This is a predicted structure of a 678-nucleotide part of an RNA (large-subunit ribosomal RNA, domain II) from an Actinomycetota bacterium. NCBI's taxonomy places the organism under Bacteria, Bacillati, Actinomycetota. Rfam family: Bacterial large subunit ribosomal RNA.
[in-house]
Context: one part of a larger RNA
Formats: sequence, structure tokens, C1' cells
RNA sequence: GCCAGCGAGUUACGUUAUAUGGCAAGGUUAAACAACAACGUUGUGGAGCCGGAGCGAAAGCGAGGGUGAAUAGCGCGUUAAGUCAUAUAGUGUAGACACGAAACCAAGUGAUCUAUCUAUGGCCAGGUUGAAGCAGGGGUAAAACCUUGUGGAGGACCGAACUAGUGACUGUUGAAAAAGUCUUGGAUGAGCUGUGGAUAGGGGUGAAAGGCCAAUCAAACUUGGAGAUAUCUUGUUCUCUCCGAAAUAACUUUAGGGUUAGUCUUAGCAAUACCUUUUUGGGGGUAGAGCACUGGAUCUCCUAGGGGGCCUACCGGCCUACCAACGGGAACCAAACUCCGAAUACCAAAGAGGCAGCUGGGAAAUAGACUGUGGGGGAUAAGCUUCAUAGUCAAAAGGGGAACAGCCCAGAUCGUCGAUUAAGGCCCCAAAUUCUAGUCUAAGUGAGAAAGGAAGUAGAGUUUCUAAAACAGUUGGGAUGUUGGCUUAGAGGCAGCCAUCAUUUAAAGAGUGCGUAACAGCUCACCAAUCGAGAGAUGCGCCGAUAAUAUCCGGGACUAAAGUAUAGAGCCGAAUUCACGGGUGUACAGGCAACUGUACGCGGUAGGAGAGCGUAGUAUGUGCAGCGAAGGUAUACCGUAAGGAGUGCUGGAGCGCAUACUAGUGAAUAUGCAUGGC
Repeated sequence: GCCAGCGAGUUACGUUAUAUGGCAAGGUUAAACAACAACGUUGUGGAGCCGGAGCGAAAGCGAGGGUGAAUAGCGCGUUAAGUCAUAUAGUGUAGACACGAAACCAAGUGAUCUAUCUAUGGCCAGGUUGAAGCAGGGGUAAAACCUUGUGGAGGACCGAACUAGUGACUGUUGAAAAAGUCUUGGAUGAGCUGUGGAUAGGGGUGAAAGGCCAAUCAAACUUGGAGAUAUCUUGUUCUCUCCGAAAUAACUUUAGGGUUAGUCUUAGCAAUACCUUUUUGGGGGUAGAGCACUGGAUCUCCUAGGGGGCCUACCGGCCUACCAACGGGAACCAAACUCCGAAUACCAAAGAGGCAGCUGGGAAAUAGACUGUGGGGGAUAAGCUUCAUAGUCAAAAGGGGAACAGCCCAGAUCGUCGAUUAAGGCCCCAAAUUCUAGUCUAAGUGAGAAAGGAAGUAGAGUUUCUAAAACAGUUGGGAUGUUGGCUUAGAGGCAGCCAUCAUUUAAAGAGUGCGUAACAGCUCACCAAUCGAGAGAUGCGCCGAUAAUAUCCGGGACUAAAGUAUAGAGCCGAAUUCACGGGUGUACAGGCAACUGUACGCGGUAGGAGAGCGUAGUAUGUGCAGCGAAGGUAUACCGUAAGGAGUGCUGGAGCGCAUACUAGUGAAUAUGCAUGGC
């Protein structure tokens, strides 16, 4: 690891609801006792409990009572039958579905490991250095001192035993739950070591590392409290049928948990309410828009105020390419602006069509995800985050999208070698057109991308100009009032502001861009001449195009396409739909019933409800079995499923069926089990 076996909502007592049964304004006994084939059953037993009246704090009153001055008003009652059993579902108290902590407390056991201490023993090859002291000699007045010997000190030196464990390698399911090899520290000392003894768990011991206290230490081990507790994780065992969620709100020492509401289910009761659509009537201040308010913001005119300069004795005056309020003009912006203002949505009533509401029982859920749309946050980033709204997934299979929960189509009751379609497709992979008409593209664009760049390309497409001569080029003109007015040192088309007229004209702006201090000068618009037939917009392409394994049609491959645009005809294509047949739910109708018919249904997680299968035992009834029970094994049978038969072989003694009841009643998973096997 696999197989077999075992393995998890139980029991007691309360309580709520439902079902069934008894009795009923009543219902019911508990303990105890008695009788009996002594198992249990029957009887006695009315204590007690529930109901039959409530209200009030109470006195108390009473179908009412409380408050209150009240005869008012208001809150609670009256106007609905209970009770005792049994079953089922929930819930409370208990371990309460099962397994699982780290921990806490108590009583004990440990110092044969190790820490420290204690008593008594043991051990330290060999070599080196050569302190004090002492002796001889020298030296001194005497000392000091010098020298030669002797001597043998030291947490002295080198280095075995012994002890330690520095570095590396090996080992890492080891030879070993810490070792081996090489290397290394100490090795007369605070040394090492044998034996006996002492200190014990919030305690010891510690040259102190939270170290050590028997492979266990930030509180040892054993047993007990004990099935501690676990808002946590995991697991929780047969089948089918009907319905079918939530990931939201409020509160929460609350945020991965709860309680209530919303959403699901089920029973009962009623025929109220709800949804869709149409019409009518409403309120609004969103989108948009606007600037009338509040603010923001640009230019300009006018002109207060301020700054600067000048004149001035003072008063005051002048200038200003400086700043600028109010006001005028022009053009803008706003979630917290509005003179305005939709579409939707919402509210109410009526009509029509669908249908739903209330009360009680049971839940689950309260981690949501993406996509489209409207917003906030962010960087108009995120497979980001947070709201609103709709959809899908969640809990939805099928077809498409190459693959791909959330996208597109479409909601699977079962069967059919029947049919029709959706999205999407129709050269091959691969079902169906190498379909019709016919445009463009040459880039393999198609099959990833911007600003920007370029005479790529386009018989009769669309549109603008064009022989009344376009577009481009060349030549000439491009004027006059006029240097428009204002401003200005100047302002002469060309700093700026205002106006933008008129004339001569083929035409020429009170001027498009250079330019000047200002003029001048060059140029443009516009016109004429020359030239002589296309020119511009638009479509599809090209460049721009640089990332880390090898790739941006799914691949092959495709060029009057199998690309692209338009118009059209067919076909394929799903569990859609239709056809035929079967099952089943609900409602209705017929029928005593069985059943039949009609209508509408039958995806499904959590979850609610219903109906069944099987295992073990008991009671009653009825059967089988040595002419072979149970069990095992093989098998092409039956049933919608759980499941149930028949027969052969094996086996060798018990076992079914029907009805009712009872439960140690169903395993694939708990890193399940010191159960067994392989």
C1' cells in the first nucleotide's frame, strides 16, 4: 500500500409542534399495596399535575380588571377544548454525532543519565625549564651586592595513559536515536576518576547555555479529576421521488462565529395579497444642457484702489509696456453650482392576464465569482477594490468559442440506426457549398498595436472640382480712399484693441506667412495669361513593429481565396423543438375501488418533504431441510433503484416467507483501529 473485519445523531428526563388513539369541561394517576402458572399482567391507589378566568406591584375586584378625577383614552383579557398515552421532527439538561489538542489541578515515582555537594579510595609514562632557600668564593667597617655550585618551586613547558571535543571528511532507512577516521585543547590541577550518600517538580542543581534533573524540560514522569474544553480541522455508512436556497440587512470584544429579518421547504387556514401589461394621474432634479445663483478660469474694454516715475513749500497735479475690484463684451468649467431638464425607475387607481397571502413545524446560508452597464477609490492600472443594476456560474449537463466555472446558444424525466433548428459553421483534419453574383487586397495583410510617415493600389463604385479650362507648374497682376480708427516713441496689411467699409476692377483680405526701429522688401489668398485632362476625398494595403526554450490562423494549407466587403440560395449543426412509445408528480373529471382521461410539469449543491430496499432479533401464522439448511463459488434471469430469484458445484446443519414490533441496522475515504491476511 491493498483486502477482510471494526468504526460516528444514541439513551434518560423535561419541553414545543405534528400525526394517531382513549376520554372529554374535564383528562390523568405517581409512589405504594393486592391477586395470579411468580415471568409479567390485572386491579386498588385522586396525593399531585394540566385545563376550566383574568387583570393588578399589591390590597383586591372579577368577564372584566389596571391606570386615571373620569362614564374618556390606552395596554392586557373575554368571544377558538382540553388532557393522557404512543410515534416522528426539533430543542433544553446531561460527554450528547465520532476522533483530535496545547494546557490546568491533585496524589505519588524518580539524582543507576546528568548538575552541585558530601564521605571514603584510586590515577597522572617520559622529557624540559630551574624560583626561594642553603653552601663555597669574591666583596663591604658591617651590610648590600657579584659569582660558582647546591636546591627543586610553578592553576610553568613538551608529550603518552587519562580527559575533552577544535576543524574537516564519512555516516544521515547509520555499525551508532551523535558515532568513525585524520586533526586538535588540557594533561600536579579550579585535575581526572571508582564506590557509598544528600538535594525533587513552581521544586532541585546550575564557573549561567533556560543548561541539566533516566534518549522527555520556559516547569520531569506515572495515575487520577477526565469522555477537561475546542466559535477549529477531518470523517459521518442503502435507494428513489417532489420542491429547492444563500453568500444580503441590523446588532454583536463582532468580523472564517452567532441572533433576528430576507430568501428555501412543509402542514393547516382562508380567498385576502403579489407580479406582468395597457390607460390615466402624480412627485422628482439624474443624463444632458446652461451660467440666472455659488465658486473656478482666459482675453479685452472701461476705470475705482494700490505700486513705480516726475513736478510741487503746502494743497495737489501729470505719466505708467506694473498689479487690479466693480461693471460691459467674447468664449469656458463644476460630485458637494442650477434659469432649465429627459428616458427609465417609483407611487396610486382602473381594465386584462397570471396567480399568491396568513399562521405553525424544519432548515441551510450570512467567505461569493466573472461579464455588460452606471459610479466611487486607484494611474478613466490590475484576473484590483467597493456600491448599484441585469445575466451566468455557484447549484447546469449539452452545442459553439482550438483548449477555457462566470462569454454566445440552449435548461438533460427515460427510450428510438426518426425529423427540424439555435449559436456557430460548410477545402482537408471534421458533419455540411471548393455555392451564385461580384468588389477590393499582393501585404500570407487576413492571423496582435498608436501617434506619425509615403503618389502602394482601386475599367464604368460613392462624392467634390473640371474644356464656361480644373489640380500642379510657369509668367504677370496682387491696386485705390489709406499710413483705416485707436493705442503708441513709432504701429504704414502683419505688437495690440475696435471696426472690417467703400472705390477701381479680370482680380486683389483694411490682409496668410517671413521681414523692418518704423517704412521698405519677399510671399499668400484672389485674378488673368500660358499649358491642356484629369485632380482631390473615400476603401483596402505599406512602414512605424525591439525580450528573454520555439510560434499571435487550432494545424495542414489557402491568393479572380479557403482573405475581405456586399447581396443571395442551400446545407450541417445541441440532451432545444417536433414525432412515436414508456415512467412519474400535481390539479381536475369519471369511477366504491382498481384504474382511465385531460392539462401543466419532472437539471440541481446546502437544505426541507415523501415513498421504499436491505441487516439482526422478538411475537403470531405458515413453510423448507442429510433425497443436503446457512455460507462459498459460477451464471446470458427478474425489478425504475436500493435489491430479488432459479440452477450447477462446494459445504455439512440448520434456515426462510407474510404481518406487526424492536434496534449495537447499511462505509470508500476520518495521514481512522499496538485486529488479521497478502